RNA sequence: GCGAGUGUAGUAUAACGGCUAUUAUGUCAGCUUUCCAAGCUGAAGACGUGGGUUCGACUCCCAUCACUCGCU
Numbered sequence: 001g002c003g004a005g006u007g008u009a010g011u012a013u014a015a016c017g018g019c020u021a022u023u024a025u026g027u028c029a030g031c032u033u034u035c036c037a038a039g040c041u042g043a044a045g046a047c048g049u050g051g052g053u054u055c056g057a058c059u060c061c062c063a064u065c066a067c068u069c070g071c072u
Stems, first nucleotide, its partner, number of pairs: 001071007010025003018055001027043005048064005
């Protein structure tokens, strides 16, 4: 330099173009317990960035950034 792939809560993940974006874990609050742990209930928290297509985009297209792999 060329090509391919992956980017979603703190972490790990799902989502066939459609109403409030899923689950686990962690965090916070409450319940329970003499206390702790465990358990139960609830809450907050995310689509890498910028454009485009579309009535509607995490999803399709382009560019860009980061990381990984391959080729030279």
Annotation:
The RNA shown here (transfer RNA) has 72 nucleotides and comes from a Candidatus Moraniibacteriota bacterium. Taxonomically the source falls in Candidatus Moraniibacteriota (Bacteria, Bacteria candidate phyla).